[in-house]
């Protein structure tokens, strides 16, 4: 130097072959409920989807380049 995979809330991850409102657990915070705590119920905020760019009525999602992380070639 090349070749695959990954990067989405504060943690782990789904969605991405098929473009069409960004979601789940945990975790925070508030409330109910207890004599009090937990647990269980209910609500509430999570986020430049790694960067730039392109391509489309619209990109997490195709396409280009780059940066980070795993495994492999030499």
């Nucleotide at each position: 130097g090349c070749c695959u995979c990954c990067g989405u809330g504060g943690c782990u991850c789904a969605g991405c072959g098929c473009g069409g409102u960004a979601g789940a657990g945990c975790g925070g915070c508030c409330g109910c409920c207890u004599u009090g705590u937990a647990a269980g119920c209910g609500g509430c905020a999570u986020g430049u989807c790694g960067c730039g760019g392109g391509u489309u009525c619209a990109a997490a999602u195709c396409c280009c380049g780059c940066c980070g992380g795993a495994g492999g070639c030499u």

This is a predicted structure of a 74-nucleotide RNA (transfer RNA) from a Candidatus Bathyarchaeota archaeon. The sequence is in RNAcentral, with records from ENA. Model confidence (mean pLDDT): 80 of 100.